[in-house]
Bacterial RNase P class A from Micavibrio sp., 399 nucleotides, folded computationally. Taxonomically the source falls in Micavibrio (Bacteria, Pseudomonadati, Bdellovibrionales, Pseudobdellovibrionaceae). A source record names the gene rnpB. The model forms 93% of the base pairs in the Rfam consensus. Rfam family: Bacterial RNase P class A. It is annotated as a ribozyme. From the family's description: Ribonuclease P (RNase P) is a ubiquitous endoribonuclease, found in archaea, bacteria and eukarya as well as chloroplasts and mitochondria. Model confidence (mean pLDDT): 76 of 100.
RNA sequence: CCAGAGGGUCGGAUGACCGCGUGGGUCGCAAGACCCCCGAGGAAAGUCCGGGCUCCAUGAAAAUCCGGUGCCGGAUAACGUCCGGCGAGGGCGACUUUAGGGAAAGUGCCACAGAGAACAUACCGCCUAACGCUGCUUCGGCAGGGUGGCAAGGGUGAAAAGGUGCGGUAAGAGCGCACCGCGGCGCUGGUAACAGGGCUGGCAGGGAAAACCCCACCGGGAGCAAGACCAAAUAGGGGAAGCACGCACCAUGCUUCGGCAUGACGCAGGGCCCGUUUUUCAGCCCCGCUUUCCGGGUUGGCCGCUUGAGGUUGCAGGCAACUGCAAUCCUAGAUGAAUGGUCAUCCGCGGUGCCGCAAGGCACUGUGACAAAACCCGGCUUACAGACCCUCUGGUUAU
Numbered sequence: 001c002c003a004g005a006g007g008g009u010c011g012g013a014u015g016a017c018c019g020c021g022u023g024g025g026u027c028g029c030a031a032g033a034c035c036c037c038c039g040a041g042g043a044a045a046g047u048c049c050g051g052g053c054u055c056c057a058u059g060a061a062a063a064u065c066c067g068g069u070g071c072c073g074g075a076u077a078a079c080g081u082c083c084g085g086c087g088a089g090g091g092c093g094a095c096u097u098u099a100g101g102g103a104a105a106g107u108g109c110c111a112c113a114g115a116g117a118a119c120a121u122a123c124c125g126c127c128u129a130a131c132g133c134u135g136c137u138u139c140g141g142c143a144g145g146g147u148g149g150c151a152a153g154g155g156u157g158a159a160a161a162g163g164u165g166c167g168g169u170a171a172g173a174g175c176g177c178a179c180c181g182c183g184g185c186g187c188u189g190g191u192a193a194c195a196g197g198g199c200u201g202g203c204a205g206g207g208a209a210a211a212c213c214c215c216a217c218c219g220g221g222a223g224c225a226a227g228a229c230c231a232a233a234u235a236g237g238g239g240a241a242g243c244a245c246g247c248a249c250c251a252u253g254c255u256u257c258g259g260c261a262u263g264a265c266g267c268a269g270g271g272c273c274c275g276u277u278u279u280u281c282a283g284c285c286c287c288g289c290u291u292u293c294c295g296g297g298u299u300g301g302c303c304g305c306u307u308g309a310g311g312u313u314g315c316a317g318g319c320a321a322c323u324g325c326a327a328u329c330c331u332a333g334a335u336g337a338a339u340g341g342u343c344a345u346c347c348g349c350g351g352u353g354c355c356g357c358a359a360g361g362c363a364c365u366g367u368g369a370c371a372a373a374a375c376c377c378g379g380c381u382u383a384c385a386g387a388c389c390c391u392c393u394g395g396u397u398a399u
Stems, first nucleotide, its partner, number of pairs: 001395010012346007020039002023036005041370001045381002048379005053223004066219005071085005086100001087098004101214002106212002109207002123154002125150003130147002133144004162180006181203001182201004187196003227303001229301003237294007246267002250263005269287003310329008347368009
């Protein structure tokens, strides 16, 4: 320098003016005015997983059903997350991918093609050693079918019942042997997954569990529109009292201070259908009205609400995820929902024009990724213009 691998940071900057939201302060009876501090993200997103918190249910535990997870070890409040490792696949390599328990408990499935797809099979093909036949014969045999033997080769398929090689054979075949694979039993190393090696068995037990199923572990439900508190008008529910020789209130006068009298104004009473053995002009009955109390509740307000498994720095432990200790910091809390807009300069990117041999410079202009809190936290996934940094790998060149 070229090509690549892994990880991280930022994601326009500064200033002026105008504006918005929470909080604080001053003034003001109040309405409000002024000043000050603070004011989105790495994903605030999707709402997929795990927790906190709240309410409901629940005596405890276990089991069934249902759902989830699934190599091993660790981290964590917890997780389907993260870290480290193992196996398998990819890459020359840095590195990377992985839904990775059980198919020897059982049931079911394996389309199409193909002769045959799990009780293996015989289409093409190979072979006539044995048995039997026909023909020829130099009588030694030779050739061709049959009966039959075989599964090496071809073909089909995602997959054809261990693979390669040598021997063997009529041709073949774990038939025999070597290596590889596989099963069984020990050994060594490792916490383990697993790795290595030994002995042994001629080979059983094809695939698929992302079909059912089995095994191990985990799981009560709903969610801040959770939930708690306060309260008005109208309508509606329930209780109590009252509804006319009475009641309430006001004024005046008298008073033994308890009330009394007079006057003005106001007031909603009705019914016999039901029950009260009968009847009724009664009533503790019915309908209605007035007053008052209680509870629910639309809606509104307020709390929940942001100090928390919190951030930063340092030290210590650990390969790491992470943990411990110390110091330090407080960093949105809106609720039809604030966190914005304009201008100037600079920065990045793009376009046009001019100058310049070129590198480039100047001017004008456009543009600034994805996206925006809504109870909080840990993750995952997805989106993202562009800029920068660190470590490593392969190649090339120079010293």